A computed fold for a 410-nucleotide RNA from a Gammaproteobacteria bacterium, annotated as Bacterial RNase P class A. The organism belongs to Gammaproteobacteria, within Bacteria. The prediction has a mean pLDDT of 75.
């Protein structure tokens, strides 16, 4: 100095004008007897975030349902040990990937309880199989030789056939799975020995299995001994196994509570009233007005922000976290505020750079950087909406720590 890894922080800064929300004090008017309560006005001090997001988890609150447990069904989780209300988060640790390293990523139980599925290539994908290749022992084929055995016929001291046995060559109905070749994946890996030729066929390291000792809470690692190695893989494919889960939300729920319209009580009017029923009268529903209650709708108050709370500090812990002490109050909006504009600085980009700086030169200049100056853009994601813990996502630029690997000079 250059790549890179962790954890951590800040998210433009100041002023000034002009608004927007709620809180508070005070003026003023309006309503009430009052306590208060509306409207306006002025002041003073509050007013988005690390992700407020996705709504993917786990709680807290409410309200229904059970109110004891067990089981079904449905979902979700899975490596040990701790944190934490609590979690599928986190922290430490094991294991298995990857990087020189710091470090990072893993749904990390079962595949020997059953069932499915492995496309396509490929000979073959499962109670495993042989294209290519390799061999030819041993048995079998086929071809060839023979001074051996046997047998048959003839022109009979010999030749011709057949059969046997040896003995050579040759494939593949045969061995093999070393090597090629398909494949995500070919039933341990490598070496030496063996062998026809090969193969855990035998052996020696590795790696598996099973037993047993140590060391560790465990998870797991090492040590010793045995076993030639065993039913390929896949469970974010049904499954098995073990833990966990009662269902809806703040539109939860609570309280006050119109106009209309229907409902109940009570009193009034009408009873020579309408209408229905019937041939009429009688009777027997019905229809009117008042006042009171009550459910409920619109609408308004609550829930609403003081919490598993923030900040410091100290003591226990590797750490997540816990315990102590102390100081703090930090949006509560709901057709939903949290902004505009201005100027000045910072950040960045584009052009101008006489003098400076470094390099080049045909010396007339050229290239690069700088101080200075001008214009101009951006300043990111991205908005709380009952509250917390976390996760994942998106995110422009910048600072601080601490680590790893390399180059240079001492």
């Nucleotide at each position: 100095u250059g790549a890179g890894c962790u954890g951590g922080c800040c998210a433009g800064g100041c002023a000034g004008u002009c608004g927007c929300u709620g809180g508070c004090g005070u003026c003023g008017g309006g309503c009430g007897c009052g306590a208060g309560u509306c409207c306006g006005g002025c002041g003073c001090g509050g007013g988005a975030g690390g992700a407020a997001a996705g709504u993917c988890c786990g709680g807290g609150c409410u309200c229904c349902a059970c109110a004891g447990g067990a089981c079904a069904a449905g979902g979700g989780c899975g490596c040990c040990a701790g944190g934490u209300a609590a979690c599928g988060c986190c922290u430490g640790g094991g294991g298995g990937g990857c990087g020189c390293a710091a470090g990072c990523c893993c749904a990390c139980g079962g595949a020997a309880a059953g069932u499915g599925c492995c496309g396509c290539a490929g000979a073959a994908a499962g109670c495993a199989g042989a294209c290519c290749g390799c061999c030819u022992a041993a048995g079998g084929c086929g071809c060839g030789a023979u001074a051996c055995c046997g047998g048959a016929u003839c022109u009979c001291u010999g030749a011709u056939c057949c059969g046997g046995a040896u003995c050579g060559c040759g494939a593949a109905c045969g061995g093999u799975a070393a090597g090629g070749g398909u494949g995500a994946a070919a039933g341990g890996g490598u070496g030496c020995g063996g062998u026809a030729a090969g193969a855990g066929c035998g052996c020696a390291c590795c790696g598996c299995g099973c037993g047993u000792c140590u060391g560790g809470c465990a998870a797991c690692a090492g040590g010793c001994g045995u076993g030639g190695c065993a039913g390929g893989g896949u469970a974010a494919a049904c499954c098995c196994c073990g833990c966990c889960c009662g269902g809806a939300g703040c539109a939860a729920g609570g309280c006050c509570a119109a106009a209309u319209a229907g409902g109940a009580a009570u009193c009034c009017a009408u009873c020579u009233g309408g209408u229905g029923u019937g041939g009429u009268c009688c009777g027997c529903a019905u229809c009117g007005g008042a006042u009171u209650c009550g459910g409920g709708u619109a609408g308004g108050c609550u829930g609403c922000u003081c919490g598993a709370g923030g900040c410091g500090u100290u003591c226990g812990g590797c750490g997540a976290c816990g315990g102590g002490c102390g100081c703090c109050c930090u949006a509560g909006a709901u057709g939903a505020a949290u902004g505009a504009c201005u100027g000045c600085c910072c950040u960045u980009u584009c052009c101008c750079g006489c003098c400076c700086c470094g390099g080049g030169c045909a010396c007339g200049c050229c290239c690069g950087g700088a101080a200075g100056g001008g214009a101009g853009a951006u300043g990111a994601c991205a908005g709380a909406a009952c509250c917390c813990g976390g996760c994942u996502u998106a995110u422009c630029g910048g600072c601080c720590a601490g680590c790893u690997c390399g180059u240079u000079u001492u």